[in-house]
RNA sequence: AGAGUUUGAUCCUGGCUCAGGACAAACGCUGGCGGCCUGCUUAACACAUGCAAGUCAAGGAGAAAAGACUUCUUCGGAGGUCUGAGUAAACUGGCGAACGGGUGAGUAACACGUAUAUAACCUGCCCUCAAGACUGGGAUAACACUGCUAACGCGGUGCUAAUACCGGAUGACGCAUCAAGGCCGCAUGGUCGAGUUGUUUCGGGAAACUGGACCUGGCGCUAUGAGAGGAGCUCGCGUUGGAUUAGCUAGUUGGUAAGGUAACGGCCUACCAAGGCAUCGAUCCAUAGCCGGCCUGAGAGGGUGAUCGGCCACACUGGAACUGAGACACGGUCCAGACUCCUACGGGAGGCAGCAGUGGGGAAUUUUGCGCAAUGGGGGAAACCCUGACGCAGCAACGCCGCGUGGGUGAAGAAGCAUCUUGGUGUGUAAAGCCCUGUCGACAGAGACUAAAGUUCAUGCGUUUAAGAGAUAGCAAGCUUGAAGGUACCUGUAGAGGAAGCCCCGGCUAACUCCGUGCCAGCAGCCGCGGUAAUACGGGGGGGGCAAGCGUUAUUCGGAUUUACUGGGCGUAAAGCGCGCGCAGGCGGUCUGUUAAGUGAGAAGUGAAAGCCCUGGACUUAACCCAGGAACGGCUCCUUUGAAACCAUCAGGCUCGAGGCCGGGAGGGGGUAGUGGAAUUCCUGGUGUAGCGGUGAAAUGCGUAGAUAUCAGGAGGAACACAAGUGGCGAAGGCGGCUACCUGGACCGGUGCUGACGCUGAGGCGCGAAAGCGUGGGGAGCAAACAGGAUUAGAUACCCUGGUAGUCCACGCUGUAAACGAAGGGUUCUCGGUGUUGCGGGUGUUGACCCGCAAUGCCUUAGCUAACGCGUUAAGCACCCCGCCUGGGGAGUACGGUCGCAAGGCUGAAACUCAAAGGAAUUGACGGGCGCCCGCACAAGCGGUGGAGCAUGUGGUUUAAUUCGAUGCAACGCGAAGAACCUUACCUGGGCUUGAACUGUGGGGGACCGCUCCAGAACCGGAGUUUCCUUCGGGGACUGUUACAGAGGUGCUGCAUGGCUGUCGUCAGCUCGUGUCGUGAGAUGUUGGGUUAAGUCCCGCAACGAGCGCAACCCUUAUCUCUAGUUGCCAUCAGGUUAUGCUGGGAACUCUAGGGAGACUGCCGGUGACAAGCCGGAGGAAGGUGGGGAUGACGUCAAGUCCUCAUGGCCCUUAUGCCCAGGGCUACACACGUGCUACAAUGGCUGGUACAGCGUGGAGCGAGACUGCGAAGUUGAGCAAAUCACUGAAAACCAGUCUCAGUUCAGAUUGCAGUCUGCAACUCGACUGCAUGAAGUCGGAAUCGCUAGUAAUCGCGGAUCAGCAUGCCGCGGUGAAUACGUUCCCGGGCCUUGUACACACCGCCCGUCACGCCAUGGAAGUCGGUAGCACCCAAUGUCGCUGGCCUAACUUCGGAAGGAGUCGUCGAAGGUGAGACCGAUAACUGGGGCGAAGUCGUAACAAGGUAACC
Repeated sequence: AGAGUUUGAUCCUGGCUCAGGACAAACGCUGGCGGCCUGCUUAACACAUGCAAGUCAAGGAGAAAAGACUUCUUCGGAGGUCUGAGUAAACUGGCGAACGGGUGAGUAACACGUAUAUAACCUGCCCUCAAGACUGGGAUAACACUGCUAACGCGGUGCUAAUACCGGAUGACGCAUCAAGGCCGCAUGGUCGAGUUGUUUCGGGAAACUGGACCUGGCGCUAUGAGAGGAGCUCGCGUUGGAUUAGCUAGUUGGUAAGGUAACGGCCUACCAAGGCAUCGAUCCAUAGCCGGCCUGAGAGGGUGAUCGGCCACACUGGAACUGAGACACGGUCCAGACUCCUACGGGAGGCAGCAGUGGGGAAUUUUGCGCAAUGGGGGAAACCCUGACGCAGCAACGCCGCGUGGGUGAAGAAGCAUCUUGGUGUGUAAAGCCCUGUCGACAGAGACUAAAGUUCAUGCGUUUAAGAGAUAGCAAGCUUGAAGGUACCUGUAGAGGAAGCCCCGGCUAACUCCGUGCCAGCAGCCGCGGUAAUACGGGGGGGGCAAGCGUUAUUCGGAUUUACUGGGCGUAAAGCGCGCGCAGGCGGUCUGUUAAGUGAGAAGUGAAAGCCCUGGACUUAACCCAGGAACGGCUCCUUUGAAACCAUCAGGCUCGAGGCCGGGAGGGGGUAGUGGAAUUCCUGGUGUAGCGGUGAAAUGCGUAGAUAUCAGGAGGAACACAAGUGGCGAAGGCGGCUACCUGGACCGGUGCUGACGCUGAGGCGCGAAAGCGUGGGGAGCAAACAGGAUUAGAUACCCUGGUAGUCCACGCUGUAAACGAAGGGUUCUCGGUGUUGCGGGUGUUGACCCGCAAUGCCUUAGCUAACGCGUUAAGCACCCCGCCUGGGGAGUACGGUCGCAAGGCUGAAACUCAAAGGAAUUGACGGGCGCCCGCACAAGCGGUGGAGCAUGUGGUUUAAUUCGAUGCAACGCGAAGAACCUUACCUGGGCUUGAACUGUGGGGGACCGCUCCAGAACCGGAGUUUCCUUCGGGGACUGUUACAGAGGUGCUGCAUGGCUGUCGUCAGCUCGUGUCGUGAGAUGUUGGGUUAAGUCCCGCAACGAGCGCAACCCUUAUCUCUAGUUGCCAUCAGGUUAUGCUGGGAACUCUAGGGAGACUGCCGGUGACAAGCCGGAGGAAGGUGGGGAUGACGUCAAGUCCUCAUGGCCCUUAUGCCCAGGGCUACACACGUGCUACAAUGGCUGGUACAGCGUGGAGCGAGACUGCGAAGUUGAGCAAAUCACUGAAAACCAGUCUCAGUUCAGAUUGCAGUCUGCAACUCGACUGCAUGAAGUCGGAAUCGCUAGUAAUCGCGGAUCAGCAUGCCGCGGUGAAUACGUUCCCGGGCCUUGUACACACCGCCCGUCACGCCAUGGAAGUCGGUAGCACCCAAUGUCGCUGGCCUAACUUCGGAAGGAGUCGUCGAAGGUGAGACCGAUAACUGGGGCGAAGUCGUAACAAGGUAACC
């Protein structure tokens, strides 16, 4: 410090998620030791039991057990004295119990924090100053006797003391009252105070020791001053969320008087006044103890308030007072309530939010321990007592810190395990083995610090003192005190012995393989894994990380600049109010002076301790602890000093901001009244006749009752053609014939006026298109709704014919729009160019040009922006003010409030759900977008298919099997260049199991092979026959034998693959390097202007080059030439034959097959841009690639093929392998593809006659001859072939016949008889002869091929092959028609445009309905809670009043004073009532979200097929 995730990719916006830290934690797995912390976050739920607050030479009274002594004794015992002991227990009294300890319910408050104030107050114990402490009195508890009660407890009678209680005296210098005057204070006022008054009214006691007195000392007491420490009250500032809480308040705000308090005060009461608080957020609701601090963070901040410390509040719930220095009191009292317990039923008792502990709740939190040794507290003079505060121990890995689980050596790189290419590799120096060490633990021994004090002065020395008394918180000495604990620590002994797990390994994120599983089981923080080769699931091995822990979960901060003060935004991503006026508020020109609030500077105080930080110290170290320092920030507040620039205050000026005055012109600015013409419609009349109207085409509609058309006249309403313009005006909405009146604003020019009067603007007020609403008018045209006609699968639409609200006017309401420049307002600054509108100035050659202000457009620099774009009219650079945003959906919805007549508007959530939603730009793809171009793509033609029969392939069906594959083009006469057996993979049946074929090893055999025989459908099986070499040990070969390695598989996966192939497409494209542009994906090049068959070439150009493709090079064909001349040829010469290159010979020609030539837009003309090229021409065998072929770029289709072959993985192994026989692949209602033959006269038949080329041949081609009607047979020359054969080519041509018909067409089908091949033609071959003679008369919708030696037509050859060809591959013969052209169909190429598509339109995607689940709104009601109001009743208690009653202290004897009781005020709980708010629940109901592949349509995205949207 960042990373993952939206996309095909990119940049941005934006959310979600992760890596870090922390924790009072919990859960899972695991667990050796020690130190130091921490430990009910939930039920402020209920509590059994024990303990947690007592103590005291003030007082009176005062035991017992036990022991000793003693008396009596019936020896059992009884009595007495002393000690115990002035002790225990109880009582009166003093002090304490208001501390310490717990908890966080309540509390949004002077509760807390911080800083003040108290001139408005109190203070026990403690310290200090000064004074005093005299004299009397009456009771009462305990106790004794006695009564009631279950108990708690309550009485009666009698006695007694005090430091308990009461009276009096004393001081006058105390205190209090009044107070001249002085001094001081911001003020109320404070302080000093001569003097005065009061004392019948304020106030005072206690003794102990001693026989008594005095002195001294200690403790205590009374009143007072001062202090310390502690309380009370007051006040500035700060302290959560909600406005879907906007008004609250009658003791309320103030005054006067009395009361009350320690004290100010409406604190309380009476009277008077009507105030007080609040948008700077009152009131109400919700939540919450506050702080020092703690966690996090770079910081600013955010979160938190356990442990420790400060403050507050509370003590079963509510209320109340008493005592006291202090309480309205956790372990006190009273009352009420709930709950629990006891009861004799009459009545009583209780309060763990003290320490332990129990139940309950909960994911979850400990021992009913030891000790007062230390620290601290209470009482006491002290000893001492008490202390669940505290010190310790126990439990818990809850946290932090430390240590260990061994160290060295050790390669046969062991075994095992995992993997594996079978060679190996990993675990791995790891283990074993060898040599060592001894932490922790175990055992044994020794053994602390913590202890300081206290006491003793009948111990010593000092001090004090008159003193040797007494005291001594002086020193020394003696004695005594340890819970933890026989613990820490130390030493010794044995011994590697007792001590490692957890999570992870797809990316983020360090770490990889095997097996299992097969969208199952499962994982998952996000993205996402899993559908047969999963580094993501589960297991194994290996690895990574941390380590006595490791992971998970919850929470919190960070990352998140994702609430932005530091530090964000608002044209299109979320976000500018529709527009103006304007109160408050915020901000504000220039000069001078003033003040000093802000501001900045100095000084003083304060901000407890602990914590954080720094430096040291001490526990072996660390954590922990101790000491010192620093710090607590520009903090907070106060005090004070001084500064005056800025901001502010006050005062005075200025003119440039703003406004005013004068003069002008422009304008659909607004309002009212009037007025004009064109057009539509309607009415009247004329002319006129059959249609009009409307549409893609129609129909509804109108019209013979006279329409439409046309002419004339009239009525009525609405709107204003042209001019008209990125022209004008207005704040926006908006404004358009003409005239008049009324009226607002802006602009220009002038200026001698005012003098900051300004800008913005939460609330508020006003204006505000269209539609809509109310009342009353008006109504021509148009036109929601509605009706009809069409269209359509449907058509509640688009189109057509009609048509009502409405549109218009007046007056009201509504208050919204994609109210848009998607751009708030104002001011300043920042290059230019060019238009337009209004006004002005200058020059002037009178055409115009130049300059200025204001307005309105376009282009552009810098700059900005994610990009697009903006760019002086900013989205640039700045300032001021307002509004708004914070992921998508739910939702602008619900509830509440408010406005409205209603419709509805404004304000405006949550649950739940998703990991995206989105902006701009890029490359593609697509469009019922555009432009250009090409192709037998269409058109123009020729011939077909689709109809028939047959052949063949496929689907389907059938079957034991009909083997398998190929499935739009690009499967279907395809794999298959040839299924009777074989092939053959399929089926049935019969057999074999190291096997039919291959390799190797070990054992065995004397055979094996071959032949013969038997049985059998055959394979298989049974019987017989039977080696070579030799050194005699054995070996070789073979093997119907056996065992083991291993064979075999046309079994699966073409979606694991190689190779090969198809297709787009022989289309012209596809890319790269460098450079440049862009943040980037990418672009440029490759686009553009021409041209081409072509990204072919030329020109231009931020591109320059290059590669794969195109073309060319290759083959073939067309012409010529050279060479060669057999098997081919024969012109010339010669010979010969019935005839034939037959022979001699020839090398001319044809031909053969080698080498060359030739064609390149080379030449001419035109055109074009002086180009590339195109057009025409010449020459030429051939002319613009001459014709044909081979040749197939980057890639696409998970295209095809595991059944050609190869191959990973999986599967079978007496079978999914192998052998054999028979069957099947040939089935047949049917459907489709590809073909053949036809339907006839351009023909059929008969006869005659002519002309090819490519090829093939030895288990072959086979001449010739003979036989057969023929297929063919017999015989057989020649030929491994330019030599021989296949081999008669056919159409054509000549002659004849048939004469338009199911025929002399056509030939299917069937019967009989044959031929050939082959072991074998039944299923199931081909051919021949005779006979038979089906459908079919040119083929619906639709559809295919072909542009020249092509189509069409005719035959020939070859591969496969024993045989089988209408198929396939080739060959030649005859030999056309047409192309105007590119509108349309199909396919393709390039540019451009739109896009919500990228699996790319066979895309994406919307809504209803149906089903399931989830959360939520409404709802007759029902239930619960909270607070307030009104009234009733009213406990305890304080206060007040009080006839009568009761009473020891004092008394002047009269009383005074006190008490109980009655009554009254206040008043908790309770009750009643009407409403408010919140929550839960509910028949039914509303929409929403999410779900597998449901239903109906197709609304949106392309011109989305009616542009979309508000």

A computed fold for a 1510-nucleotide RNA from an uncultured prokaryote, annotated as small-subunit ribosomal RNA.
The prediction has a mean pLDDT of 82.